Predicted 3D model of a 73-nucleotide RNA (transfer RNA) from an uncultured Selenomonadales bacterium.
RNA sequence: GUGCUUGUAGUCGAGAGGAUAAGACGCCGGCCUCCGAAGCCGGAAAGCGCGGGUUCGAAUCCCGCCAAGCACG
Numbered sequence: 001g002u003g004c005u006u007g008u009a010g011u012c013g014a015g016a017g018g019a020u021a022a023g024a025c026g027c028c029g030g031c032c033u034c035c036g037a038a039g040c041c042g043g044a045a046a047g048c049g050c051g052g053g054u055u056c057g058a059a060u061c062c063c064g065c066c067a068a069g070c071a072c073g
Stems, first nucleotide, its partner, number of pairs: 001072007010025003018056001027043005049065005
């Protein structure tokens, strides 16, 4: 440099045009306990890498850029 893949809560990670954007771990509170752990119940936390475009409607499709990974040179 070229090609491909990926980029969603603190971490991991679902979501292939119409949802209040899953779930797990972690975090906070309660119950339980002598105190913890475990278990049970509840809660907070992301508008989706950035900028455009298409569409009545975009995390989902298209373009550019950025970042990471892989391959080739």

Rfam family: tRNA. The family's RNA type in Rfam is transfer RNA.